A computed fold for a 73-nucleotide RNA from a Candidatus Nealsonbacteria bacterium, annotated as transfer RNA.
It matches the Rfam family "tRNA". Rfam classes the family as a transfer RNA. Rfam describes the family as follows. Transfer RNA (tRNA) molecules are approximately 80 nucleotides in length.
The organism belongs to Candidatus Nealsoniibacteriota, within Bacteria.
RNA sequence: GCGCCCGUAGCUUAGCGGAUAAAGCGCAAGGUUGCGGACCUUGAGACCGCAGGUUCGAUUCCUGCCGGGCGCG
Numbered sequence: 001g002c003g004c005c006c007g008u009a010g011c012u013u014a015g016c017g018g019a020u021a022a023a024g025c026g027c028a029a030g031g032u033u034g035c036g037g038a039c040c041u042u043g044a045g046a047c048c049g050c051a052g053g054u055u056c057g058a059u060u061c062c063u064g065c066c067g068g069g070c071g072c073g
Base pairs, nucleotide, nucleotide: 001072002071003070004069005068006067007066010025011024012023013022018056027043028042029041030040031039049065050064051063052062053061
């Protein structure tokens, strides 16, 4: 340099173009307990790497950058 894949909450992942973006772990509060852990209930937390484009409508499709991984030279 070229090709392919990936980039969504603190972490790990879902999310066939249309609902207030979902779950587990973690975190906070309450319950329970002699105190913790475990367990139960509730809650906070991402506008989806960045910028454009297509579309009535984009996390989802297209382009360019940025970052990461693999392969080739």